[in-house]
RNA sequence: GCUUCUGUAGCUUAGCCUGGUAUAGCGACUGCUUCGUAAGCAGUAGACCGAGGGUUCAAAUCCCUCCAGAAGCU
Numbered sequence: 001g002c003u004u005c006u007g008u009a010g011c012u013u014a015g016c017c018u019g020g021u022a023u024a025g026c027g028a029c030u031g032c033u034u035c036g037u038a039a040g041c042a043g044u045a046g047a048c049c050g051a052g053g054g055u056u057c058a059a060a061u062c063c064c065u066c067c068a069g070a071a072g073c074u
Base pairs, nucleotide, nucleotide: 001073002072003071004070005069006068007067010026011025012024020057028044029043030042031041032040050066051065052064053063054062
């Protein structure tokens, strides 16, 4: 230098191909239960999706350019 892949709650991750107000687990918080803790049960909050731009009525999703990381080739 070229190619490919990855980037989404605190952490891990689904959703992207096939556009329509983002899913789950762990964790956090509240309540129930307990003498108390843990476990269990019920519930609540938490990400507008790496950045910018474009297309579209509508973009995490399609297109372009960057940024960061990983792998391969030279």